Annotation
The RNA shown here (Bacterial RNase P class A) has 375 nucleotides and comes from a Thermoanaerobaculia bacterium.

RNA sequence: GAAGCAGAUCGGAGGAUCGCCGUCCCUCGGGAUGGAGGAAAGUCCGAACUCCCACGGGCAGCAGGCUGGCUAACGGCCAGGCGCGGCGACGCGACGGAAAGUGCAACAGAAAACAAACCGCCGAUCGCGGCGGGGAAACCCGCCGAGGAGGUAAGGGUGAAACGGUGCGGUAAGAGCGCACCGCGUCCUGCGCGAGCAGGUACGGCAUGGCAAACCCCCUGCGGAGCAAGACCAAAUAGGGAGACGAUGGGACCGCCCGUUCCCGCAACCAGUCUCCGGGUAGGUUGCUCGACCACCGCGGUAACGCGAGUGGCAGAUGAAUGAUCUUCGCCGCGCAAGCGGACACAAAAUUCGGCUUACAGAUCCGCUUCACAC
Numbered sequence: 001g002a003a004g005c006a007g008a009u010c011g012g013a014g015g016a017u018c019g020c021c022g023u024c025c026c027u028c029g030g031g032a033u034g035g036a037g038g039a040a041a042g043u044c045c046g047a048a049c050u051c052c053c054a055c056g057g058g059c060a061g062c063a064g065g066c067u068g069g070c071u072a073a074c075g076g077c078c079a080g081g082c083g084c085g086g087c088g089a090c091g092c093g094a095c096g097g098a099a100a101g102u103g104c105a106a107c108a109g110a111a112a113a114c115a116a117a118c119c120g121c122c123g124a125u126c127g128c129g130g131c132g133g134g135g136a137a138a139c140c141c142g143c144c145g146a147g148g149a150g151g152u153a154a155g156g157g158u159g160a161a162a163c164g165g166u167g168c169g170g171u172a173a174g175a176g177c178g179c180a181c182c183g184c185g186u187c188c189u190g191c192g193c194g195a196g197c198a199g200g201u202a203c204g205g206c207a208u209g210g211c212a213a214a215c216c217c218c219c220u221g222c223g224g225a226g227c228a229a230g231a232c233c234a235a236a237u238a239g240g241g242a243g244a245c246g247a248u249g250g251g252a253c254c255g256c257c258c259g260u261u262c263c264c265g266c267a268a269c270c271a272g273u274c275u276c277c278g279g280g281u282a283g284g285u286u287g288c289u290c291g292a293c294c295a296c297c298g299c300g301g302u303a304a305c306g307c308g309a310g311u312g313g314c315a316g317a318u319g320a321a322u323g324a325u326c327u328u329c330g331c332c333g334c335g336c337a338a339g340c341g342g343a344c345a346c347a348a349a350a351u352u353c354g355g356c357u358u359a360c361a362g363a364u365c366c367g368c369u370u371c372a373c374a375c
Base pairs, nucleotide, nucleotide: 001371002370003369004368005367007365008364009363010362012329013328014327015326016325017324018323020035021034022033023032024031025030026029037346041357042356044355045354046353047352048351049226050225051224052223061222062221063220064219065218066080067079068078069077070076081095082093083092084091085090096217097216101215102214103211104210118156119155120152121151122150125149126148128145129144130143131142132141133140134139164182165181166180167179168178169177183206184204185203186202187200188199189198190197191196230286231285232284233283240277241276242275243274244273245272249263250262251261252260253259293313294312295311296310297308298307299306300305330344331342332341333340334339
């Protein structure tokens, strides 16, 4: 210098004027002060908190699944192991069980799992044909041939995958058939808390292919709803309950009066008026924001994180504030320049935390790797 890897931070700044939401103060007109994010987002996990349900156990269902640690908890984080990828820094991994059982594997291929045989190889063995030899004959022996029975799985070919690899021996041809090395499994020894790793003059010819993000088996965990949870205060109107008022009585018979009769004075039916009670609605208050909180510092720990002291910080709306305008600087674009233009990344709280995931113009910082060049 080039190409990368990994981590962290910022993500417009200052001022003026006018507003908006919260809190406090007073002389009620003002004053003081606080006012979005790293993701406030998706609502995907885990909790706090609240209400409902709930003796305990099981089935079903769902989720998680290498080891150790961290944490209130987690499907999160840290560290490690193993596997895969990368020259490397480093990245990725649902990473328990395939000798419990069931099942699946398109196309191709002979065959996709108690192996099989398309091409090929072989002709030891059995049989066949030819030739030669022997024999009195039956028949026997040798050589050659085809490849029928058969042997074989080294080679070819198919496939994502074909029943350990290389070499030597061996054989008719072959084959862990035998042997050496490599790989694998078991055992032993050592190291490690462990997942595992290393070694062995030990044992085993290899022993059960793949898929469990197929069913399944094993282990672990899981009640439901959510701040529109829940609690409190509580209007008007309608309806419910209780009581009071009514006496110059009320009801029935009746067109009306009389009369008769029933109820009634401890005061009744129906209706009305008034008062009170209780439930719910509108509305209001609360929950509500200071909490497993954050930053800086010290100590412990490889780290996640923990412990400790001090200082500083932290919005609470509810048709829902956090804005608008101007100016200076920064940034970006255009332009030789003067200057002109651009609200200038993603996006914006809603009970609160811990995570994950996703979005993000641009800028900055630290560490590391590989290559090239120079000294």

The coordinates come from a structure-prediction model, not an experiment, and the mean pLDDT is 76.